[in-house]
RNA sequence: GGGCUCGUAGUAUAGUGGCAAUACACCGCAUUCGCAUUGCGGAGACACGAGUUCGAUUCUCGUCGAGUCCA
Numbered sequence: 001g002g003g004c005u006c007g008u009a010g011u012a013u014a015g016u017g018g019c020a021a022u023a024c025a026c027c028g029c030a031u032u033c034g035c036a037u038u039g040c041g042g043a044g045a046c047a048c049g050a051g052u053u054c055g056a057u058u059c060u061c062g063u064c065g066a067g068u069c070c071a
Stems, first nucleotide, its partner, number of pairs: 001070007010024004018054001026042005047063005
């Protein structure tokens, strides 16, 4: 320098045109003499920019970042 794959809560992953989900973590309440466990509830995210579309996390292009292969 070139090809390919990927970028979603603090972490790990789903979701692939129409509401963003799950587990752990975090916070609150209940339970306990207290802690832990357990139950219930809550907050928290689509890398950035542009385009297509009635509508984009999803499709297209670019930028940035990560991984991998070639040179």
A computed fold for a 71-nucleotide RNA from Candidatus Kaiserbacteria bacterium RIFCSPHIGHO2_01_FULL_49_13, annotated as transfer RNA. The prediction has a mean pLDDT of 84. RNAcentral holds the sequence, with entries from ENA. Lineage of the source: Bacteria > Bacteria candidate phyla > Candidatus Kaiseribacteriota.